[in-house]
RNA sequence: GGGCCGGUAGCUCAAUGGGAGAGCAGCUGGCUCAUAACCAGUUGGUCGGAGGUUCGAUCCCUCCCCGGCCCA
Numbered sequence: 001g002g003g004c005c006g007g008u009a010g011c012u013c014a015a016u017g018g019g020a021g022a023g024c025a026g027c028u029g030g031c032u033c034a035u036a037a038c039c040a041g042u043u044g045g046u047c048g049g050a051g052g053u054u055c056g057a058u059c060c061c062u063c064c065c066c067g068g069c070c071c072a
Stems, first nucleotide, its partner, number of pairs: 001071007010024004018055001026042005048064005
């Protein structure tokens, strides 16, 4: 230098154009003599950045940034 994959909640990851979600973690309550476990409820997001396409973009296109792998 070139190619491929990935970047979404604190963490691990879903979501193939129209409501942004799950598990764990956190918080509150229940249960218990108490803690853990368990049960119920609940908080939490500039979707890596900038443009473009579209009535509408996490999703499609271009460039850039970051990480991983491969080739030279």
The prediction has a mean pLDDT of 84. A computed fold for a 72-nucleotide RNA from Candidatus Aquivivens invisus, annotated as transfer RNA. Rfam family: tRNA. Rfam's curators write: Transfer RNA (tRNA) molecules are approximately 80 nucleotides in length. It is annotated as a transfer RNA.